[in-house]
Order: sequence, then C1' cells, then structure tokens
RNA sequence: GCCCCGGUGGUGUAGUUCGGCCAAGCAUUGUACCCUCUCGAGGUACAGACCCGGGUUCAAAUCCCGACCGGGGCACCA
Repeated sequence: GCCCCGGUGGUGUAGUUCGGCCAAGCAUUGUACCCUCUCGAGGUACAGACCCGGGUUCAAAUCCCGACCGGGGCACCA
C1' cells in the first nucleotide's frame, strides 16, 4: 500500500439478511426497596448506549459514502 471483518449503556453481547412490532432486548454493574438474625444468594423497580460526519427514505442501530479506531490476511521489506 491492497483486501476482508468489526465498532451498540461502566463491561460483555443480541438485533443489521427482508428498514417500521426498537426513543433499543439480555447478562453484568450501580442505586433504592423486598426477603434474610446478619452476609451471600434470590426477587422488584429505576439509571445508563446505537463511534463521528454526510446521503437515500414517510421512516435508518439496520441501506449507501467518507473519516477515525481495532482485528485478520496479502504485498513490500533493496
């Protein structure tokens, strides 16, 4: 330098095919309460995210383009 894959709460992830039931689910975390002699475990409620910019569309986490970051492969290594 070229190609491929990925980026979603503090953390790990699902959802992307076929756009709408997702102002986003699950686990974990945090806070409060319940339960318990106490702790732990368990239960309930709440908190918090679609990396950034642009485009298409009635509608974008999802499709398209670009930037950035990460991973892998190839090439170069005179």